[in-house]
RNA sequence: GCGGAUGGCUGGAUGGCCGCUCGUGCCGGGCAACCGGUGCGGGAGGAAAGUCCGGACUUCACGAAGCGAUGGUGCCGGGUAACGCCCGGCCGGGGAAACCCGAGGGACAGCGCCACAGAGAACAGACGGCCAUGCAUGCAUGGUCACGGUGAAACGGUGGGGUAAGAGCCCACCGCGGACUUGGCAACAAGGACGGCACGGCAAGCCCCACCUGAAGCAAUGCCGAAUAGGGGGUCCGCACAAGCGGCUUCGGCUUGGACCCCGGGUUGGCAGCUAGAUCUUGUCGGCAACGGCAAGGCCAGAUGAAUGGUCAUCAGACCCUGUGCCACGGUGCAGGGCGAACAGAAUCCGGCUUACAGGCCAUCCGCGCUA
Numbered sequence: 001g002c003g004g005a006u007g008g009c010u011g012g013a014u015g016g017c018c019g020c021u022c023g024u025g026c027c028g029g030g031c032a033a034c035c036g037g038u039g040c041g042g043g044a045g046g047a048a049a050g051u052c053c054g055g056a057c058u059u060c061a062c063g064a065a066g067c068g069a070u071g072g073u074g075c076c077g078g079g080u081a082a083c084g085c086c087c088g089g090c091c092g093g094g095g096a097a098a099c100c101c102g103a104g105g106g107a108c109a110g111c112g113c114c115a116c117a118g119a120g121a122a123c124a125g126a127c128g129g130c131c132a133u134g135c136a137u138g139c140a141u142g143g144u145c146a147c148g149g150u151g152a153a154a155c156g157g158u159g160g161g162g163u164a165a166g167a168g169c170c171c172a173c174c175g176c177g178g179a180c181u182u183g184g185c186a187a188c189a190a191g192g193a194c195g196g197c198a199c200g201g202c203a204a205g206c207c208c209c210a211c212c213u214g215a216a217g218c219a220a221u222g223c224c225g226a227a228u229a230g231g232g233g234g235u236c237c238g239c240a241c242a243a244g245c246g247g248c249u250u251c252g253g254c255u256u257g258g259a260c261c262c263c264g265g266g267u268u269g270g271c272a273g274c275u276a277g278a279u280c281u282u283g284u285c286g287g288c289a290a291c292g293g294c295a296a297g298g299c300c301a302g303a304u305g306a307a308u309g310g311u312c313a314u315c316a317g318a319c320c321c322u323g324u325g326c327c328a329c330g331g332u333g334c335a336g337g338g339c340g341a342a343c344a345g346a347a348u349c350c351g352g353c354u355u356a357c358a359g360g361c362c363a364u365c366c367g368c369g370c371u372a
Stems, first nucleotide, its partner, number of pairs: 001368010012315007020043010045343001049354002052352005057217004062252006071212004075089005090104001091102004105208002110206002112202003127148002129144007156174006175197001176195002180191004221272004231263007242256004279298008319338008
């Protein structure tokens, strides 16, 4: 200097004028809610998106224990309120490496699938070929699957012995299984007696195993206001030894009826929920880290058809052109001119994941080249 990888930050700035909204001090009006004026302070994101996970919170007369259903996760250890998330490790795959990815338990519980091709696709199979015998120039019978073919995959590989020809039939090495030993909390790793020399793959097919799992959701919910109105009529069932209460059982608890039909009133308003938190910043201690403890300090939107804006001026990032200096010839400094930037808007909140993103900056790591 170039290429690659990982992590983080930013994603316009300044000023003037006009405008909106929340909080708060003061003043004025008003019974109050509230209205007006003025001063001060605040006012969209790293993803606010997706609505994919996990919760906080609210409601449901249900609660505890057990069983079950539904759905989810799936190596080990740790973190967290929790998770399908994060950190660290193990194993497998990709990559030269940094690094990235993993739907990572079980195929000897059972069922199912492996098209076509091929002789044959899981206790398979005999096609071409090889060998033996018989008849005789091509058949029949028997043996064989080492060689060849088909296929994604053919029931171990190489070499030797042996054989009629062959085959783990036997042997050496590899491979496979593997008692046991050592290290590690563990997943697992290293070594390995001994061994039959072998009944494949798919569970991201159903399934089995381990662990977790009530439903609905801020349009939750609560209050005020409103209503000939806590309204009127009818049918069926039940009536306490009963019925009902997120599946079933037991225990406890709660309610007093349940279902359906017809007529009719109100409900288009207001307030709360609504932002002080599993919160943020800094320092320090513990930890490889995720993260946690302690201390000090801070309050940073709360709208409701939906505020957080409009306009003017100046500067300006990356890029392009010209000139010029330096240079390791890759590039780089200065001056002038041009140009003027991505994805994208809170709506109960928080922790994550995923997706989108012009440009700029920083740090670390891997590799290549060059100079001193």

The prediction has a mean pLDDT of 76. A computed fold for a 372-nucleotide RNA from Silicimonas sp., annotated as Bacterial RNase P class A. Rfam family: Bacterial RNase P class A. Rfam's curators write: Ribonuclease P (RNase P) is a ubiquitous endoribonuclease, found in archaea, bacteria and eukarya as well as chloroplasts and mitochondria. It is annotated as a ribozyme. Of the family's consensus pairs, 96% are formed in the model. It was read from a public genome assembly, where an Rfam model found it.